The prediction has a mean pLDDT of 87. Predicted 3D model of an 86-nucleotide RNA (c-di-GMP-I riboswitch aptamer) from Alkalicoccus chagannorensis DSM 18086. Rfam family: c-di-GMP-I riboswitch aptamer. Its family is annotated with cyclic-di-GMP binding in the Gene Ontology. The sequence was found by an Rfam model in a public genome assembly.
RNA sequence: UUCUGAUAAAGGCAAACUUCACCGAAAGGGAAGGACGCAAAGCCAUGAGCCUAAGCGCAUCUGCGUACGGUUGUCAGGCUGCCGGA
Numbered sequence: 001u002u003c004u005g006a007u008a009a010a011g012g013c014a015a016a017c018u019u020c021a022c023c024g025a026a027a028g029g030g031a032a033g034g035a036c037g038c039a040a041a042g043c044c045a046u047g048a049g050c051c052u053a054a055g056c057g058c059a060u061c062u063g064c065g066u067a068c069g070g071u072u073g074u075c076a077g078g079c080u081g082c083c084g085g086a
Base pairs, nucleotide, nucleotide: 002086003085004084005083012038013037017033018032019031020030022029023028036073042079043078044077046076047075048074049071050070051069055066056065057064058063
């Protein structure tokens, strides 16, 4: 440096759920608790998928479409990293 990951070691993160007089139109995010799990479940919205529809457009007027919004714990891609094995 490349590939690889266990029944090791030191650690790390934190699903669902609960709470919040928090942010947001919503999806979702944030904080505290909590652990389902994760060898990148560290970071990046670059491609795809998925979610939402404020605004905008249309309408047969309780709708329909749409991302400049979101999701990295949906899949890829990029960057960085601990310990071991080859």